This is a predicted structure of a 502-nucleotide part of an RNA (small-subunit ribosomal RNA, 5' domain) from bacterium enrichment culture clone KWE30-23-C. The full RNA is in RNAcentral, with records from ENA and SILVA.
Context: one part of a larger RNA
RNA sequence: GGACGAACGCUGGCGGCGUGCCUAACACAUGCAAGUCGAGCGAUGAAGCUUCCUUCGGGAAGUGGAUUAGCGGCGGACGGGUGAGUAACACGUGGGUAACCUGCCUCAAAGAGGGGGAUAGCCCUCCGAAAGGAGGAGUAAUACCGCAUAAUAUAUUUUAAUCGCAUGAUUAAAAUAUCAAAGAUUUAUCACUUUGAGGUGGACCCGCGUCGCAUUAGCUAGUUGGUAAGGUAACGGCUUACCAAGGCGACGAUGCGUAGCCGACCUGAGAGGGUGAUCGGCCACAUUGGGACUGAGACACGGCCCAGACUCCUACGGGAGGCAGCAGUGGGGAAUAUUGCGCAAUGGGGGAAACCCUGACGCAGCAACGCCGCGUGGGUGAUGAAGGUUUUCGGAUUGUAAAGCCCUGUUCUAUGGGACGAUAAUGACGGUACCAUAGGAGAAAGCCACGGCUAACUACGUGCCAGCAGCCGCGGUAAUACGUAGGUGGCAAGCGUUGUCC
Numbered sequence: 001g002g003a004c005g006a007a008c009g010c011u012g013g014c015g016g017c018g019u020g021c022c023u024a025a026c027a028c029a030u031g032c033a034a035g036u037c038g039a040g041c042g043a044u045g046a047a048g049c050u051u052c053c054u055u056c057g058g059g060a061a062g063u064g065g066a067u068u069a070g071c072g073g074c075g076g077a078c079g080g081g082u083g084a085g086u087a088a089c090a091c092g093u094g095g096g097u098a099a100c101c102u103g104c105c106u107c108a109a110a111g112a113g114g115g116g117g118a119u120a121g122c123c124c125u126c127c128g129a130a131a132g133g134a135g136g137a138g139u140a141a142u143a144c145c146g147c148a149u150a151a152u153a154u155a156u157u158u159u160a161a162u163c164g165c166a167u168g169a170u171u172a173a174a175a176u177a178u179c180a181a182a183g184a185u186u187u188a189u190c191a192c193u194u195u196g197a198g199g200u201g202g203a204c205c206c207g208c209g210u211c212g213c214a215u216u217a218g219c220u221a222g223u224u225g226g227u228a229a230g231g232u233a234a235c236g237g238c239u240u241a242c243c244a245a246g247g248c249g250a251c252g253a254u255g256c257g258u259a260g261c262c263g264a265c266c267u268g269a270g271a272g273g274g275u276g277a278u279c280g281g282c283c284a285c286a287u288u289g290g291g292a293c294u295g296a297g298a299c300a301c302g303g304c305c306c307a308g309a310c311u312c313c314u315a316c317g318g319g320a321g322g323c324a325g326c327a328g329u330g331g332g333g334a335a336u337a338u339u340g341c342g343c344a345a346u347g348g349g350g351g352a353a354a355c356c357c358u359g360a361c362g363c364a365g366c367a368a369c370g371c372c373g374c375g376u377g378g379g380u381g382a383u384g385a386a387g388g389u390u391u392u393c394g395g396a397u398u399g400u401a402a403a404g405c406c407c408u409g410u411u412c413u414a415u416g417g418g419a420c421g422a423u424a425a426u427g428a429c430g431g432u433a434c435c436a437u438a439g440g441a442g443a444a445a446g447c448c449a450c451g452g453c454u455a456a457c458u459a460c461g462u463g464c465c466a467g468c469a470g471c472c473g474c475g476g477u478a479a480u481a482c483g484u485a486g487g488u489g490g491c492a493a494g495c496g497u498u499g500u501c502c
Stems, first nucleotide, its partner, number of pairs: 001502004006498005013374006019367002021332001026330003030327003035074003040071002043068001048063006081285003090210008100202002105198007113147001115145002123136005153178011183190002211257003218248003223245008260282004264275004287308005310321004338364001340363003346360001347358004377407004387398004411443001412439006421429001446491005451472003457486005467474002
């Protein structure tokens, strides 16, 4: 000198764009953050309409289909948060899978025949303070289960051809065995089953790279390898049994400490050094620890089970909860915002669609926290006014500064118009931005420094006191170094200080 997610002190006019718990991965009141589909299903059956009856209050029947608890489907594995753990194939980069999976999507081929038994909701009975649960009767489906049909699917066997870095792979043919389906409808379609190909997403393996300490030198029994079996989507000590005795290490094993990694960001001429906020990619986690279930996908933040700590309810028998989602509260701290508006846009989930949901997102609010831009007036004006300061008392300086005169209207105020963002409808932002007219210099400057480094000096007060200070050092009676005033210098809606990095 530059930089900052900064803080503190003094000061503070506006706008645009960004950014905003770095500390306690501390505890959380309250509201919201993941639902949707009635065109899968049984049930419920509001308003309205029609007809009939009527004691004129209404009642009955039909139609109608609002509403939704339940079964079922898809989605809750995305999106959002945090960085505790992790020194590791976690990340980056380059490869491999002849060892793998992939819902929804795209393309292509073929198909959807005929049956069955349950169960929730509802009703009845009962238990419980509650959360919830038990029994009985009975019911539906795109829920569940047989049968049929089927191969280019899967498994086994045989043969042939081609190919590969090895285990082997691909293709063709034959035989045997095993497997499928679901309908809805407004007739436009959308769903369903099997198979192949693609796409997307994921999984695993490998080479190289990735902090400090040797005042950490030895570490290791599923440990290293083999055989067999199990398990997985899949290879594999991944697991188990048996056998062998191996495996790693000064090219730093093991241990301890620290840490999410990267694109990037800061600095620097570069090499390098430092950092890993916001934005983007990957990983890990979701009160602590463990576990599996469902599913194409989880060992699942707003799912389940168990254990621990904590909080709450209780009729003491037992139950309920998880903000590292958005706001917000307490606490910690030098320190970090609103319990806002809207689904109008973009994107996501569901749905045939209308539409519903969406604290993702779009906006608004707060904060000079940062960057950028603008303003606080312009011209003229010497009796160099008054006042202040100083003085050698002549003056000097503040100083064209002010006043005065002539203007301007950025910003501001008032009134009127008024968007783009939406190519038909739909705008939270927003009567915002912007435009026009009018008014009026009116409402808008501070902070730090002035001994040298380092741009900028005098007076008074103080008297080694009070104080200053980044270093050298100032202050003990003439202090350009302390305090105040005037003046001057620097920067400017900021200026200084502190902290950290280069």